[in-house]
């Protein structure tokens, strides 16, 4: 150069194939209850606009084209 795979909160992760409404869950932070204190358990909160731009759609993490960034194969 060319093929195929991945990117969704600080961490990991579900949905995409089969477009549907405020994106769901675990760890962790933050406050609170409980305890003599820490833990552990329990209740609450913040945190994402899905790697980036464009395009079909009423409607797009999800289909389409491109581009970035990681893994791989081939040459």
């Nucleotide at each position: 150069g060319g093929g195929c795979c991945u990117g969704u909160a600080g961490c990991c992760u579900a949905g995409a194939c089969u477009g549907g409404a405020u994106a769901g869950g675990g760890c962790g932070u933050u406050g609170g209850a409980c305890u003599u204190c820490u833990a552990a358990u329990c209740c609450a909160a913040a945190g994402g606009c899905c790697g980036g731009g464009g395009g079909u759609u009423c409607a797009a993490a999800u289909c389409c084209c491109c581009c970035c960034a990681g893994g791989u194969c081939c040459g």